About this RNA: Model confidence (mean pLDDT): 82 of 100. A computed fold for a 73-nucleotide RNA from an archaeon, annotated as transfer RNA. The sequence was found in a public genome assembly. Its Rfam family is "tRNA". The family's RNA type in Rfam is transfer RNA. Rfam's curators write: Transfer RNA (tRNA) molecules are approximately 80 nucleotides in length.
[in-house]
RNA sequence: GGGCCCUUAGAUCAGUUGGUAGAUCGCUGCCCUUGCAAGGCAGAGGCCGCGCGUUCGAAUCGCGCAGGGUCCA
Numbered sequence: 001g002g003g004c005c006c007u008u009a010g011a012u013c014a015g016u017u018g019g020u021a022g023a024u025c026g027c028u029g030c031c032c033u034u035g036c037a038a039g040g041c042a043g044a045g046g047c048c049g050c051g052c053g054u055u056c057g058a059a060u061c062g063c064g065c066a067g068g069g070u071c072c073a
Stems, first nucleotide, its partner, number of pairs: 001072007010025004019056001027043005049065005
């Protein structure tokens, strides 16, 4: 220098015919208990790495950039 892959909640990851963004664990509250744990119920938490573009509409498509991984030189 070039090819490919990845970047979504605090953590680990889903989410492709473009149409209101999810799971598990964790966290908070309530129930249960003499109390704790376990269990049950409810809730908070994301402008989907950044910018531009395409589109009525973009996490999703295109281009550029950044960070990480891997291979080639």